[in-house]
RNA sequence: GCGGGGGGCUGGGCGGUCGCGGCAGUGAUGUCGAGGAAAGUCCGGACUCCCUGAAACAACGGUGCCGGGUAACACCCGGCGGGGGCAACCCCAGGGACAGCGCCACAGAGAACAGACUGCCGUGUAUAUUGCGGCACAGGUGAAACGGUGGGGUAAAAGCCCACCGCGGGACUGGCAACAGAACCGGCGACGGCAAGCCCCACCGGGAGCAAUGCCAAAUAGGGACCGCGUCGUGGUGUGUUUCACGCCCUGCAGGUCCGGGUUGGCAGCUAGAUCCGUGAAGCAAUUCACGGGCCAGAUGAAUGAUCGCACAGGGGGGCGUUUGCCCCCUGGACAAGAUCCGGCUUAUAGGCCCCCCGCGCGU
Numbered sequence: 001g002c003g004g005g006g007g008g009c010u011g012g013g014c015g016g017u018c019g020c021g022g023c024a025g026u027g028a029u030g031u032c033g034a035g036g037a038a039a040g041u042c043c044g045g046a047c048u049c050c051c052u053g054a055a056a057c058a059a060c061g062g063u064g065c066c067g068g069g070u071a072a073c074a075c076c077c078g079g080c081g082g083g084g085g086c087a088a089c090c091c092c093a094g095g096g097a098c099a100g101c102g103c104c105a106c107a108g109a110g111a112a113c114a115g116a117c118u119g120c121c122g123u124g125u126a127u128a129u130u131g132c133g134g135c136a137c138a139g140g141u142g143a144a145a146c147g148g149u150g151g152g153g154u155a156a157a158a159g160c161c162c163a164c165c166g167c168g169g170g171a172c173u174g175g176c177a178a179c180a181g182a183a184c185c186g187g188c189g190a191c192g193g194c195a196a197g198c199c200c201c202a203c204c205g206g207g208a209g210c211a212a213u214g215c216c217a218a219a220u221a222g223g224g225a226c227c228g229c230g231u232c233g234u235g236g237u238g239u240g241u242u243u244c245a246c247g248c249c250c251u252g253c254a255g256g257u258c259c260g261g262g263u264u265g266g267c268a269g270c271u272a273g274a275u276c277c278g279u280g281a282a283g284c285a286a287u288u289c290a291c292g293g294g295c296c297a298g299a300u301g302a303a304u305g306a307u308c309g310c311a312c313a314g315g316g317g318g319g320c321g322u323u324u325g326c327c328c329c330c331u332g333g334a335c336a337a338g339a340u341c342c343g344g345c346u347u348a349u350a351g352g353c354c355c356c357c358c359g360c361g362c363g364u
Base pairs, nucleotide, nucleotide: 001360002359003358004357005356006355007354008353009352010351013310014309015308016307017306018305020033021032022031023030024029035335039346040345042344043343044342045341046340047209048208049207050206052245053244054243055242056241057240060205061204062203063202064201065079066078067077068076069075080094081092082091083090084089095200096199100198101197102194103193104192117139118138119135120134121133122132123131124130147165148164149163150162151161152160166188167186168185169184172181173180174179213268214267215266216265223259224258225257226256227255230253233250235249236248237247238246275294276293277292278291279290280289281288282287314331315330316329317328318327319326320325
């Protein structure tokens, strides 16, 4: 100097005029007033109500290596294993293919107890491209062909035998663990892939949601129709099943279906929080603890707008200038706006600044 990788901050500032919403105040006035994603509604909760309660089982759903963090999580951190990359780094829906079922088009002889097209070897016939027998080595097809390389052996071949690699096994060592590792044993079709196909295994899990819910005021129709096993019994009913408990019912019904009417108003929920900032300590880190300081929308047809000026950042054009640079003109651009709140993930993003790491080249 160039290229690459990872992380952080910001995404407008100051002043004037007019106009908005909350809070405080008699008033003048004061003070506060959108995002890193507010988006998606994908996870997890806080909070509220419902299912009569407890337990077990079933169904359904979710997660899927190990350890840690957290209120919790499918999130985050640190590791292990696998893959990509020269590397820094990045990615993984990461338990099981010997519990079972299923799929692998086309091509190809044959796609999982497979297989002989081209071919190699032996033999018979007068010769032969013909018949018989052996082989799966080599070639071909394919995304993938039933371990690889080398040697021996054979008529020609093959783990048939051997060495090394690969694969499997249990013991020992290191590690909390996932796992890793020299020595040892096994010729080992340890029978290919797919479970993001059904499935098996382990663990976890009620439902609905602020339009939840509660209060006040007001109004109407204490509306109408239909079904309803059950008769005092170890009955029926309230839960997917069972056990126990508790409640209700036994004909004026425990339970259920349909039609219709009123209420569209106000208040609360509503923002002081698993909150924010600073310093220190522990920890590889995520994060936790201690001390000190702060209060940053709470609207409800829904507030942040308009305008002017100044400087500043980037870009474009022009002029001056030996260089650094100076002057003038244009441009304020990205993704985009709350409605219970919080922790994450995912997606979109003009521009500017900072830090660290890797590779290549050059110079000292």
A computed fold for a 364-nucleotide RNA from Planktomarina sp., annotated as Bacterial RNase P class A.
Its mean pLDDT, the model's own confidence on a scale to 100, is 75.
Lineage of the source: Bacteria > Pseudomonadati > Pseudomonadota > Rhodobacterales > Planktomarina.
Its Rfam family is "Bacterial RNase P class A". Gene Ontology terms of the family: tRNA processing, dimeric ribonuclease P complex and ribonuclease P activity.
The sequence was found by an Rfam model in a public genome assembly.